[in-house]
RNA sequence: UCCGCCGAGGGGCGCUGCAGCGGGUUCCCCGCGACGCUCGGCGGACAUGCAUCCCAUUGCAAGGGCGCCCGGUGGGC
Numbered sequence: 001u002c003c004g005c006c007g008a009g010g011g012g013c014g015c016u017g018c019a020g021c022g023g024g025u026u027c028c029c030c031g032c033g034a035c036g037c038u039c040g041g042c043g044g045a046c047a048u049g050c051a052u053c054c055c056a057u058u059g060c061a062a063g064g065g066c067g068c069c070c071g072g073u074g075g076g077c
Stems, first nucleotide, its partner, number of pairs: 001045009010070006018036001020032005035063001
């Protein structure tokens, strides 16, 4: 760095549909599809480098098409 799984980022419903995935009579059609992003953990693969590594304590994210609803916080009436 990449891949897979898990967790977290308050929650729910509806809509569209790109990517992606699956299917088909294959250059198109059908279906699924708004966590695909970020952070953290585990496992694996690859690459690079030669210094940082370990423990304890404390603090803590930034985002996510359209519409609606619930919840939380602060302020005003």